[in-house]
RNA sequence: GCACCCAUAGCUCAGUCGGUAGAGCAUCCGCCUCUUAAGCGGCAGGUCGAGAGUUCGAAUCUCUCUGGGUGCA
Numbered sequence: 001g002c003a004c005c006c007a008u009a010g011c012u013c014a015g016u017c018g019g020u021a022g023a024g025c026a027u028c029c030g031c032c033u034c035u036u037a038a039g040c041g042g043c044a045g046g047u048c049g050a051g052a053g054u055u056c057g058a059a060u061c062u063c064u065c066u067g068g069g070u071g072c073a
Stems, first nucleotide, its partner, number of pairs: 001072007010025004019056001028042004049065005
């Protein structure tokens, strides 16, 4: 220098044939327990790395950029 992959909640990830975002764990609250842990239930938490484009509608498609990884030279 070229090609490909990845970036979504505090963490690990799903969602990718475009229809408006979910799970587990953690935090918080409650139940249970003499107390703690374990167990059970619930709440909250994300303008989906940044910007632009296409579209009635974009996490999803296109372009550029940023960061990380792999391969080739």
Source information
This is a predicted structure of a 73-nucleotide RNA (transfer RNA) from a Candidatus Shapirobacteria bacterium. Taxonomically the source falls in Candidatus Shapironibacteriota (Bacteria, Bacteria candidate phyla). Its Rfam family is "tRNA". Rfam's curators write: Transfer RNA (tRNA) molecules are approximately 80 nucleotides in length.